Predicted 3D model of a 150-nucleotide RNA (SAM riboswitch aptamer (S box leader)) from uncultured Streptomyces sp.
The prediction has a mean pLDDT of 79.
The model forms 97% of the base pairs in the Rfam consensus.
It matches the Rfam family "SAM riboswitch aptamer (S box leader)". From the family's description: The SAM riboswitch is found upstream of a number of genes which code for proteins involved in methionine or cysteine biosynthesis in Gram-positive bacteria.
RNAcentral holds the sequence, with entries from MGnify.
The source organism's lineage runs through Bacteria, Bacillati, Actinomycetota, Streptomycetaceae and Streptomyces.

[in-house]
RNA backbone atom coordinates (compact mmCIF):
# COMPACT_ATOMS: atom_id res chain seq x y z
C1' N A 1 0.00 0.00 0.00
C1' N A 2 -4.17 -3.62 -1.25
C1' N A 3 -8.13 -6.80 0.35
C1' N A 4 -11.38 -8.90 4.18
C1' N A 5 -13.68 -8.45 8.98
C1' N A 6 -15.15 -5.43 13.29
C1' N A 7 -23.93 -5.44 17.10
C1' N A 8 -21.43 -12.99 18.03
C1' N A 9 -17.99 -15.45 21.42
C1' N A 10 -14.50 -16.37 25.51
C1' N A 11 -11.45 -15.47 32.72
C1' N A 12 -8.98 -17.40 36.77
C1' N A 13 -4.35 -17.03 39.58
C1' N A 14 0.52 -14.52 40.87
C1' N A 15 3.62 -9.91 40.92
C1' N A 16 2.41 -4.79 40.96
C1' N A 17 -0.09 -0.37 43.06
C1' N A 18 -3.51 4.15 40.32
C1' N A 19 -5.07 4.57 36.72
C1' N A 20 -7.89 2.65 32.27
C1' N A 21 -11.61 2.45 28.00
C1' N A 22 -6.07 4.28 20.72
C1' N A 23 -5.38 10.02 19.97
C1' N A 24 -8.28 15.29 20.91
C1' N A 25 -12.95 17.11 22.83
C1' N A 26 -17.80 15.81 24.88
C1' N A 27 -20.67 11.91 27.12
C1' N A 28 -21.01 7.39 29.62
C1' N A 29 -18.58 3.64 32.13
C1' N A 30 -14.61 0.29 34.55
C1' N A 31 -11.09 0.66 38.81
C1' N A 32 -8.38 0.06 46.52
C1' N A 33 -14.23 -5.75 46.40
C1' N A 34 -7.20 -3.70 43.03
C1' N A 35 -6.50 0.02 36.92
C1' N A 36 -2.25 -0.14 33.40
C1' N A 37 1.89 -3.37 32.70
C1' N A 38 4.47 -8.31 33.15
C1' N A 39 4.15 -13.79 34.03
C1' N A 40 1.41 -18.64 34.39
C1' N A 41 -2.77 -21.51 33.32
C1' N A 42 -7.44 -21.78 30.93
C1' N A 43 -10.79 -20.47 27.12
C1' N A 44 -13.11 -18.12 22.52
C1' N A 45 -12.98 -17.67 17.47
C1' N A 46 -11.68 -19.62 12.76
C1' N A 47 -7.84 -14.90 9.35
C1' N A 48 -3.80 -18.27 7.69
C1' N A 49 -4.23 -24.04 7.50
C1' N A 50 -7.22 -28.44 6.41
C1' N A 51 -11.56 -32.06 4.90
C1' N A 52 -16.14 -32.61 2.14
C1' N A 53 -20.19 -31.17 -1.17
C1' N A 54 -22.18 -27.90 -4.76
C1' N A 55 -21.49 -24.20 -8.38
C1' N A 56 -18.91 -20.90 -11.81
C1' N A 57 -14.66 -19.81 -14.71
C1' N A 58 -9.99 -21.30 -16.81
C1' N A 59 -7.64 -25.59 -18.92
C1' N A 60 -8.65 -29.72 -21.99
C1' N A 61 -11.74 -32.72 -25.35
C1' N A 62 -15.79 -33.36 -29.06
C1' N A 63 -19.14 -31.39 -32.72
C1' N A 64 -20.95 -27.57 -36.08
C1' N A 65 -19.84 -22.88 -38.57
C1' N A 66 -15.72 -19.89 -40.28
C1' N A 67 -10.52 -19.02 -42.21
C1' N A 68 -6.09 -20.97 -44.73
C1' N A 69 -3.60 -24.74 -47.56
C1' N A 70 -3.47 -29.35 -50.47
C1' N A 71 -5.89 -33.07 -53.39
C1' N A 72 -9.91 -34.23 -56.36
C1' N A 73 -13.78 -32.29 -59.58
C1' N A 74 -17.72 -29.79 -58.29
C1' N A 75 -19.99 -28.38 -53.93
C1' N A 76 -16.33 -33.77 -51.43
C1' N A 77 -12.07 -35.42 -48.60
C1' N A 78 -7.67 -34.40 -45.68
C1' N A 79 -4.55 -31.21 -42.76
C1' N A 80 -3.73 -26.78 -39.90
C1' N A 81 -5.71 -22.64 -36.90
C1' N A 82 -0.18 -18.20 -30.82
C1' N A 83 -6.71 -15.29 -34.86
C1' N A 84 -12.86 -15.84 -34.82
C1' N A 85 -18.35 -17.65 -33.55
C1' N A 86 -21.75 -21.21 -31.33
C1' N A 87 -23.22 -25.81 -28.72
C1' N A 88 -21.98 -29.79 -25.55
C1' N A 89 -18.98 -33.04 -22.33
C1' N A 90 -15.18 -33.75 -18.34
C1' N A 91 -13.75 -32.78 -12.93
C1' N A 92 -7.34 -35.02 -14.17
C1' N A 93 -5.18 -30.03 -13.03
C1' N A 94 -5.73 -24.60 -11.47
C1' N A 95 -8.57 -20.64 -9.46
C1' N A 96 -13.10 -17.98 -7.52
C1' N A 97 -17.66 -18.29 -4.75
C1' N A 98 -21.37 -20.70 -1.42
C1' N A 99 -22.84 -24.13 2.60
C1' N A 100 -20.98 -27.44 6.31
C1' N A 101 -17.03 -30.01 9.43
C1' N A 102 -11.92 -29.98 12.06
C1' N A 103 -8.33 -27.34 15.39
C1' N A 104 -2.10 -29.61 15.64
C1' N A 105 0.54 -25.17 14.42
C1' N A 106 1.23 -19.16 13.21
C1' N A 107 -1.41 -14.82 14.73
C1' N A 108 -5.46 -12.57 17.22
C1' N A 109 -8.89 -11.93 21.08
C1' N A 110 -11.35 -12.91 26.24
C1' N A 111 -16.42 -5.37 30.25
C1' N A 112 -19.76 -2.34 27.57
C1' N A 113 -21.09 -2.45 19.02
C1' N A 114 -14.25 -0.50 17.59
C1' N A 115 -18.46 1.75 24.72
C1' N A 116 -21.14 6.10 22.12
C1' N A 117 -20.79 10.79 19.43
C1' N A 118 -17.69 14.23 16.28
C1' N A 119 -17.68 14.52 9.10
C1' N A 120 -21.59 13.73 5.43
C1' N A 121 -26.43 12.12 3.30
C1' N A 122 -31.64 10.63 3.83
C1' N A 123 -36.20 10.42 6.66
C1' N A 124 -39.22 11.95 10.80
C1' N A 125 -40.26 15.28 15.00
C1' N A 126 -39.73 20.01 17.69
C1' N A 127 -38.39 25.39 18.06
C1' N A 128 -38.35 30.23 15.64
C1' N A 129 -41.34 31.04 11.06
C1' N A 130 -42.22 28.81 5.12
C1' N A 131 -36.68 25.08 0.00
C1' N A 132 -32.42 28.20 5.24
C1' N A 133 -30.82 27.57 10.69
C1' N A 134 -30.59 25.00 15.42
C1' N A 135 -31.79 20.69 18.49
C1' N A 136 -33.43 15.50 18.95
C1' N A 137 -34.28 10.46 17.02
C1' N A 138 -33.57 6.55 13.38
C1' N A 139 -31.01 4.61 9.22
C1' N A 140 -27.00 4.66 5.25
C1' N A 141 -22.04 6.14 3.99
C1' N A 142 -17.24 8.11 5.31
C1' N A 143 -12.88 9.32 8.40
C1' N A 144 -9.80 7.33 12.12
C1' N A 145 -8.42 2.87 14.53
C1' N A 146 -7.81 -2.58 15.46
C1' N A 147 -6.87 -7.63 13.61
C1' N A 148 -5.56 -10.98 9.74
C1' N A 149 -3.75 -12.22 4.84
C1' N A 150 -0.78 -10.61 0.74
RNA sequence: CUCAUCCAGAGGGGCAGAGGGACACGGCCCGUUGAAGCCCCGGCAACCCUCCAGUCGGUUCUCGCGAUGCGAAUGCGCAUCCCGCGAGGUCCCCGGCUAGGGAAGGUGCCAAUUCCGUCUCAUGGCGAAGUGCGCCAUGGGGAAGAUGAG